[in-house]
RNA sequence: GUGGUGGGGCGUGACGGUCGCGGCUCGAUUCAAUCGAGCCGAGGAAAGUCCGAGCACCACAGGGUAGACUGCCAGGUAAUUCCUGGGCGUCGAAAGGCGACGGAUAGGGCCACAGAAAACAGACCGCCUGCCCCAGGGCAGGUAAGGGUGAAAAGGUGGGGUAAGAGCCCACCGCACAACCUGGUAACAGGCGUGGCACGGUAACCCCCAGUCGGUGCAAGGCCAAAUAGGCGGCGAGGCCUGACCCGGGCCGCUCGAGCCGCGGGUGGGCCGCGAGAGGUGGCGGGCGAUCGCCAUCCCAGAUAGAUGACCGUCCGGGCGUCUCGACGUCCGAACAGAACUCGGCUUACGGCUCCGCCACCUUC
RNA sequence: GGCAGGGUAGCUCAGGUGGUUAGAGCACGGCACUCAUAAUGCCGGGGUCGUGGGUUCGAGUCCCACCCCUGCUA
Numbered sequence: 001g002u003g004g005u006g007g008g009g010c011g012u013g014a015c016g017g018u019c020g021c022g023g024c025u026c027g028a029u030u031c032a033a034u035c036g037a038g039c040c041g042a043g044g045a046a047a048g049u050c051c052g053a054g055c056a057c058c059a060c061a062g063g064g065u066a067g068a069c070u071g072c073c074a075g076g077u078a079a080u081u082c083c084u085g086g087g088c089g090u091c092g093a094a095a096g097g098c099g100a101c102g103g104a105u106a107g108g109g110c111c112a113c114a115g116a117a118a119a120c121a122g123a124c125c126g127c128c129u130g131c132c133c134c135a136g137g138g139c140a141g142g143u144a145a146g147g148g149u150g151a152a153a154a155g156g157u158g159g160g161g162u163a164a165g166a167g168c169c170c171a172c173c174g175c176a177c178a179a180c181c182u183g184g185u186a187a188c189a190g191g192c193g194u195g196g197c198a199c200g201g202u203a204a205c206c207c208c209c210a211g212u213c214g215g216u217g218c219a220a221g222g223c224c225a226a227a228u229a230g231g232c233g234g235c236g237a238g239g240c241c242u243g244a245c246c247c248g249g250g251c252c253g254c255u256c257g258a259g260c261c262g263c264g265g266g267u268g269g270g271c272c273g274c275g276a277g278a279g280g281u282g283g284c285g286g287g288c289g290a291u292c293g294c295c296a297u298c299c300c301a302g303a304u305a306g307a308u309g310a311c312c313g314u315c316c317g318g319g320c321g322u323c324u325c326g327a328c329g330u331c332c333g334a335a336c337a338g339a340a341c342u343c344g345g346c347u348u349a350c351g352g353c354u355c356c357g358c359c360a361c362c363u364u365c
Numbered sequence: 366g367g368c369a370g371g372g373u374a375g376c377u378c379a380g381g382u383g384g385u386u387a388g389a390g391c392a393c394g395g396c397a398c399u400c401a402u403a404a405u406g407c408c409g410g411g412g413u414c415g416u417g418g419g420u421u422c423g424a425g426u427c428c429c430a431c432c433c434c435u436g437c438u439a
Base pairs, nucleotide, nucleotide: 001361002360003359004358005357006356007355008354009353010352013315014314015313016312017311018310019309021041022040023039024038025037026036027035028034029033043336047347048346050345051344052343053342054341055217056216057215058214062247063246064245065244067213068212069211070210071209072086073085074084075083076082087101088099089098090097091096102208103207107206108205109202110201111200124147125146126143127142128141129140130139131138132137133136155173156172157171158170159169160168174197175195176194177193180191181190182189183188221272222271223270224269231263232262233261234260235259238252239251240250241249242248279298280297281296282295283294284293285292286291316333317332318331319330320329321328322327323326366438367437368436369435370434371433372432375391376390377389378388384422393409394408395407396406397405415431416430417429418428419427
């Protein structure tokens, strides 16, 4: 220098001014309202609502079944399906990427078409042996090395062996098994031994094993105010809640009637929840790391039809044009998107700027 | 804000436990019948199964992510 690969940060470029909008505090007139001063005022994803929690109510969330989700090992965390480190598999020459990565001898199901045969293997062509008719076949048997079909055909290569063949036998590789040895917390890796090999695929099909999960969600929930016939008709002796079901538990009622269904009517305002938190920033220390501990410092949106915008000046950066070549003119500073109970993750969208590695090749010193 | 359901031909919908070439009705085109039209009969065309990825030999169907539509909820 070229190509590749991994990660971090910023994100209407900075500063000043004027006007405007929302909130809080203080002050003035009279607690509303208005005015003045000070301070604060969108995001890295505020998004999708895909996971996990806090918090609230349902009984204090109990037992069992069903259901859902997760699935190599160890660690981190409030918790997770997230993150970190490691193992194994796979792609890549490498850096590095990706992985729903438990079980197919617990059982069931499925494997279309093609093919002789698709799971208790099988025999179309071929090869070999015997017999028959006599030169090309037929019949019976053996075989599974070769051909062909298929996504998949019951270990691979070489040698021996045989009528032809075959783990039939042997060597190496692969596979399986269980005890042991070595390393490792473990997953696992390596070794030694045994077995001629018996065991196709599919669990993002049912299922089995292990683990996790009570449900609903701030429209949770609490308080105040407003509203009134607590109306009419039907069913009715049991009903409702614990929102899958059973047990267990709780509440209301049995004709002066709980509850359900239908019709009709009223209100639809305000306050709290709701902003100091698994919080931000900086430093030191432990750890490979995720992250944890200690110290210092800061207070950092809170609307309710929903505030955060516009303009001017200077500088900075970029595009285009002119030319006396470093000045002038002009334009732009963009994308994705916008809080609504709050956090931790994941995923998805995104114009551009910037920083730090690593790998390969080429060139030069 | 929260929670459900759906997307297949121009329109309305099927598609069981994944299987070979995805169907039906209406609509559209052609032919027949008729003096002509309608109706009827026969034949035919028309599909990115919302998009992208994965599992599998094989995906409209199973799984994941995204896009769009509809409904419920004080």
Molecule: RNase P RNA; transfer RNA
Organism: Gemmatimonadales bacterium